Predicted 3D model of a 102-nucleotide RNA (c-di-GMP-I riboswitch aptamer) from Paenibacillus agri. NCBI's taxonomy places the organism under Bacteria, Bacillota, Bacilli, Caryophanales, Paenibacillus. The prediction has a mean pLDDT of 81.

């Protein structure tokens, strides 16, 4: 110095749930308030998963036109399908970092 983390010391974070002329379309995210709980529950959206629809795109429906290949449309519906946002307390997989019985 590494690794490993205990009936240890000192600490640290902080789930539900409330609050809030707080951002946000939400999903979530920030501040108090509470702690289930966590050796990285500290930082990082790099890879899977997973959550979201205001916008945009994409399929489908729905109508119109067809050479029956297809296009075309005003607004509607629905679809994590997709761009977008998020999720590190999902998982991986990076980076630093306390303490040191064994």
């Nucleotide at each position: 110095a590494a690794u490993u983390u205990a009936u240890a010391a000192a600490g640290g974070c902080a789930a539900a749930c409330c609050u809030g002329u707080a951002c946000g379309a939400a999903a979530g995210u920030c501040a108090g308030g509470g702690a289930c709980g966590c050796a990285a529950a500290g930082c990082c959206a790099c890879g899977g998963g997973c959550c979201u629809u205001a916008u945009u795109c994409c399929c489908a429906g729905c109508a119109u036109c067809u050479u029956c290949g297809g296009a075309u449309g005003u607004u509607c519906u629905g679809g994590c399908g997709a761009a977008u946002g998020g999720u590190a307390g999902c998982c991986g997989g990076g980076c630093c970092g306390c303490u040191u019985c064994u």
Rfam family: c-di-GMP-I riboswitch aptamer. From the family's description: GEMM was predicted in a large-scale screen for bacterial structured RNA regulatory elements. RNAcentral holds the sequence, with entries from Rfam.